[in-house]
Molecule: c-di-GMP-I riboswitch aptamer
Organism: Fimbriimonas sp.
This record gives sequence, structure tokens and C1' cells, in this order.
RNA sequence: GACAGAAAACGGCACGACGGGGGAGACCCCGAUCACGCAAAGCCUAAGGGUCUGCAUUUGUUUGCAGAAAGCCGGGUUACCUGU
Repeated sequence: GACAGAAAACGGCACGACGGGGGAGACCCCGAUCACGCAAAGCCUAAGGGUCUGCAUUUGUUUGCAGAAAGCCGGGUUACCUGU
């Protein structure tokens, strides 16, 4: 450096519940505690695919517009430990 892995060790993140706040909504933010899980559940990508919300529209989530989420899959990029 490359590939593989999460058995070990040091750690990390935080599904969801709970309390408070924002939003029309999907959803987002903060917090003590618990911790579903994750070897990138670090960072970027929503113009890669898919999912969800609102308004109008349609025989019909059909079409158009505006939005949400990266812990759905994929892609890019950086990285601890161990092994080869």
C1' cells in the first nucleotide's frame, strides 16, 4: 500500500421509547436515561434507483409542481484495530 474481517482490544454512532421545541405535513432540533442495531450507521451524493409528505389534477399516486429523509439499495471519499 492492497484485500479481507469484526473473533479480540480501545473506542464510535444511536433505531425506538420519554420530555421540550419547530413545521400544514413527511420530518427536523435539543436533552438526562435506556439502547434496536451498525465494520464505515464517519463525510458527500436526493440530477443513480426507490420511498414518504403537501397542493393542484386524474378513471387511477395518473400527471405536474413544491418539499422530507442518507439507519432502503447503490455510487464517491476518508479512517481505528486485526489478519493475509